[in-house]
Molecule: Glycine riboswitch aptamer
RNA sequence: GGAGAGUUCUCUGGAGAAUCCCCUUUGCGGGUGCCGAAGGUGCAAGGCAUAUUUAUGCCGAAUCUCUCAGGCAAAAGAACAGAGCAAAUAUU
Numbered sequence: 001g002g003a004g005a006g007u008u009c010u011c012u013g014g015a016g017a018a019u020c021c022c023c024u025u026u027g028c029g030g031g032u033g034c035c036g037a038a039g040g041u042g043c044a045a046g047g048c049a050u051a052u053u054u055a056u057g058c059c060g061a062a063u064c065u066c067u068c069a070g071g072c073a074a075a076a077g078a079a080c081a082g083a084g085c086a087a088a089u090a091u092u
Stems, first nucleotide, its partner, number of pairs: 009084005018032001020031003033072003039068001040066001042064001046059006
């Protein structure tokens, strides 16, 4: 000095599940059922460490799992995917 990857950001697409019941003091009220793709929990193979031949502890993925949170008309949000602008960082 430069390029691309990644993060943030912008645009597009984006599932699921009661417009349930009750009271009403209209309150983010109370109750029941349900969903998983914001976030979060837990775990395999395997690895490391410690004690001693078998245990203990730690690390360890997800669209799996749990539903804490969130959600169950529309809207909003939404993991993920595609496209894209600029800057900075690390690497080369």